[in-house]
RNA sequence: UUGGUCAACCAAGACAAUCGCUGCUACAUUUUUUUGUAGGGGAGGAAAGUCCGGGCUCCAUAGAGCAGAGUGCCAGUUAAUGGCUGGGGGGCGUAAGCCUACGGCAAGUGCCACAGAAAAUAUACCGCCAAUAUUUUUUUAUUGGUAAGGGUGAAAUGGUGCGGUAAGAGCGCACCGCGUCGUUAGUAAUAUCGAUGGCAGGGUAAACCCCACUCGGAGCAAAGCUAAAUAGGAACGCAUUAAGGUGCUGCUCGCAUUGCGUUCGGGUAAGCUGCUUGAGGUGUUGAGCGAUCAACAUCCUAGACGAAUGAUUGUCCACGACAAAACCCGGCUUAUCGGUUGACCAUUUUU
RNA sequence: GCCGGAAUAGCUCAGUCGGUAGAGCAGCUCAUUCGUAAUGAGAAGGUCGUAGGUUCGAUUCCUAUUUCCGGCACCA
Numbered sequence: 001u002u003g004g005u006c007a008a009c010c011a012a013g014a015c016a017a018u019c020g021c022u023g024c025u026a027c028a029u030u031u032u033u034u035u036g037u038a039g040g041g042g043a044g045g046a047a048a049g050u051c052c053g054g055g056c057u058c059c060a061u062a063g064a065g066c067a068g069a070g071u072g073c074c075a076g077u078u079a080a081u082g083g084c085u086g087g088g089g090g091g092c093g094u095a096a097g098c099c100u101a102c103g104g105c106a107a108g109u110g111c112c113a114c115a116g117a118a119a120a121u122a123u124a125c126c127g128c129c130a131a132u133a134u135u136u137u138u139u140u141a142u143u144g145g146u147a148a149g150g151g152u153g154a155a156a157u158g159g160u161g162c163g164g165u166a167a168g169a170g171c172g173c174a175c176c177g178c179g180u181c182g183u184u185a186g187u188a189a190u191a192u193c194g195a196u197g198g199c200a201g202g203g204u205a206a207a208c209c210c211c212a213c214u215c216g217g218a219g220c221a222a223a224g225c226u227a228a229a230u231a232g233g234a235a236c237g238c239a240u241u242a243a244g245g246u247g248c249u250g251c252u253c254g255c256a257u258u259g260c261g262u263u264c265g266g267g268u269a270a271g272c273u274g275c276u277u278g279a280g281g282u283g284u285u286g287a288g289c290g291a292u293c294a295a296c297a298u299c300c301u302a303g304a305c306g307a308a309u310g311a312u313u314g315u316c317c318a319c320g321a322c323a324a325a326a327c328c329c330g331g332c333u334u335a336u337c338g339g340u341u342g343a344c345c346a347u348u349u350u351u
Numbered sequence: 352g353c354c355g356g357a358a359u360a361g362c363u364c365a366g367u368c369g370g371u372a373g374a375g376c377a378g379c380u381c382a383u384u385c386g387u388a389a390u391g392a393g394a395a396g397g398u399c400g401u402a403g404g405u406u407c408g409a410u411u412c413c414u415a416u417u418u419c420c421g422g423c424a425c426c427a
Stems, first nucleotide, its partner, number of pairs: 002346009013316007021042002024039005044322001048333002051331005056219004063253004068215005073087005088102001089100004103210002108208002110204003125150002127146007158176006177199001178197005184191002223273004233264006244258004266426003280299008317320001352423007361376004370407001379393004400416005
């Protein structure tokens, strides 16, 4: 210099003026509802998808068993997780680095279309070899041996080489792979080394399943309080005093309670709490490789309910992406015009 | 806001332990008829919403995403 990798931050473009919108505080006004003035606050990195986890609320204090669902190398971290961090195995890349549903098919069952001898108890189409019969020979037929080679397929019964043999074959040997046992290192996953077995065990668990671990249900339209209103109704179905129904889990038990469900019809659509101070933010120091944790200091930063953050004008620029809270947090995933900073790698050139 | 479901031919729908996707209607061609309808025969029409993964192989299994649909206030 060029190309690349990783991490962090900014992002309704910025500034000014005017007019508005929505909460809070103070003062004034109004019987109340309100209204006015002043001050100060007012969307995001994803507020999104609702894919995980937790808080909070109610159901029993959240209980037992089966079923069901989820997770799946090891260790740590956290309120918790399927997140994150570190490590191991595997894959990609020259490298920085990135990706990884990565337990078990040697517990059992199933599936593997077509093709092929055979898709997993086995077996042989072409071929190779031997014997017998026939023929002058070539050949042909039968029986037996074989799985080296060809052929089929996504996949073919360990791979390569040497020996061996009638031809062959883990039949024997060496190396590699695999299994079993042990040694050493490590908390562990795992790795190294040695001995041993002649290979038994094709693939598929994002097939059933087995093993280990985790999980009670519903969700702020949860839930609590106040006020107002009425036809405290009708039809159908289930049940008939507990072996039943209901209490938001499929079944059983247990606990509480004593009618319940569907449809039609009737009434209210008012207010308060929950609601934003929280596993919060920022900074410093310390522990740890790191995720993270601890101590101290400091800050308060939307809280609506037909739902607020907008409009106009002027100047400037790089001409402005994805998109907007609704109980609250921690993650993941997806969308995103661009800009800034730092660390690292490869390449080229120069010293 | 919260919770659930669906996407297959032009339309309405089938399709399960994963193996080349079907039906009815519509449209097209031919026959029948003087002609049309009806009827009969035939052929065509599909990236199974999109993308990625598992697998030899995916409409089917898994993940993400797009679009559409439905339900949920309180009282008696």

Model confidence (mean pLDDT): 76 of 100. Two RNAs folded together computationally: RNase P RNA and transfer RNA, 427 nucleotides in total. Rfam match: Bacterial RNase P class A. By type it is a ribozyme. Rfam's curators write: Ribonuclease P (RNase P) is a ubiquitous endoribonuclease, found in archaea, bacteria and eukarya as well as chloroplasts and mitochondria.